[in-house]
RNA sequence: CGCUGCUCAGAGCAAAGGUGUCGAAAGACGCCGACGCAGAGCCACGGGACUUCCACACCAGCCGUGUGAUGUCCGCCGAGCCGCCAGC
Numbered sequence: 001c002g003c004u005g006c007u008c009a010g011a012g013c014a015a016a017g018g019u020g021u022c023g024a025a026a027g028a029c030g031c032c033g034a035c036g037c038a039g040a041g042c043c044a045c046g047g048g049a050c051u052u053c054c055a056c057a058c059c060a061g062c063c064g065u066g067u068g069a070u071g072u073c074c075g076c077c078g079a080g081c082c083g084c085c086a087g088c
Base pairs, nucleotide, nucleotide: 002088003087004086005085012037013036017032018031019030020029021028022027035075041081042080045078046077047076048073049072050071054068055067056066057065058064
């Protein structure tokens, strides 16, 4: 340096659910909690998924419906960046 994660060490993260705060929502964050994770570290660049305050369309109008991310998810997949230990 490359490949691999069978074995070792020391650590790390934390699903569902509960609770509080923020948000229009998706969701985020704190605490509790551990289903799991060798990148479950970072990054919305490509694909994908979710949401619709707002905008537009339909409607006489309200309601409602539809369309659209600029919003969200990296614990859906891929690209990129950085990194622990061990084996070969």

c-di-GMP-I riboswitch aptamer from a Gammaproteobacteria bacterium, 88 nucleotides, folded computationally. Of the family's consensus pairs, 100% are formed in the model. The coordinates come from a structure-prediction model, not an experiment, and the mean pLDDT is 88. It was read from a public genome assembly, where an Rfam model found it.